[in-house]
RNA sequence: GCGCGCUUAGCUCAGUGGAAGAGCGACCCGUUUACACCGGGUAGGUCCGGGGUUCGAUCCCUCGAGCGCGCA
Numbered sequence: 001g002c003g004c005g006c007u008u009a010g011c012u013c014a015g016u017g018g019a020a021g022a023g024c025g026a027c028c029c030g031u032u033u034a035c036a037c038c039g040g041g042u043a044g045g046u047c048c049g050g051g052g053u054u055c056g057a058u059c060c061c062u063c064g065a066g067c068g069c070g071c072a
Stems, first nucleotide, its partner, number of pairs: 001071007010024004018055001026042005048064005
């Protein structure tokens, strides 16, 4: 330099046009003498950034950023 992939909650990841979920973690309640386990609940997101397409974008197109892999 060229090609490909990834970027979503604190962490690991789903979701691929109708507007975002799970597990773990955090917090609260129950349980216990207490802690843990277990059960119930709550909070937590400018979906990497800009522009475009669309009635509507996390999702499609484009430009850029970061990370990874391959080729030279």
Transfer RNA from Candidatus Giovannonibacteria bacterium RIFCSPHIGHO2_01_FULL_45_23, 72 nucleotides, folded computationally. The source organism's lineage runs through Bacteria, Bacteria candidate phyla and Candidatus Giovannoniibacteriota. It matches the Rfam family "tRNA". Rfam links the family to the GO term triplet codon-amino acid adaptor activity. Rfam classes the family as a transfer RNA. The RNAcentral record of the sequence draws on ENA.